[in-house]
RNA sequence: GGGCCCGUAGCUCAGUUGGGAGAGCGUACCCUUGGCAUGGGUAAGGUCGCCGGUUCGAUCCCGGUCGGGUCCA
Numbered sequence: 001g002g003g004c005c006c007g008u009a010g011c012u013c014a015g016u017u018g019g020g021a022g023a024g025c026g027u028a029c030c031c032u033u034g035g036c037a038u039g040g041g042u043a044a045g046g047u048c049g050c051c052g053g054u055u056c057g058a059u060c061c062c063g064g065u066c067g068g069g070u071c072c073a
Stems, first nucleotide, its partner, number of pairs: 001072007010025004019056001027043005049065005
């Protein structure tokens, strides 16, 4: 320098025939108990790496770019 893969909640990740942003764990509160644990419920938490383009509409398609992994040189 080139090819491919990955980047989504605090952590691990799902989600792309373009239209609802989600799960588990964690956190806060509530219920349950004499108390704790377990269990149940509710809630908070996101510029979907960044910039631009296409589109009525982009996590998803296109271009560029940054970071990580891997292979080639």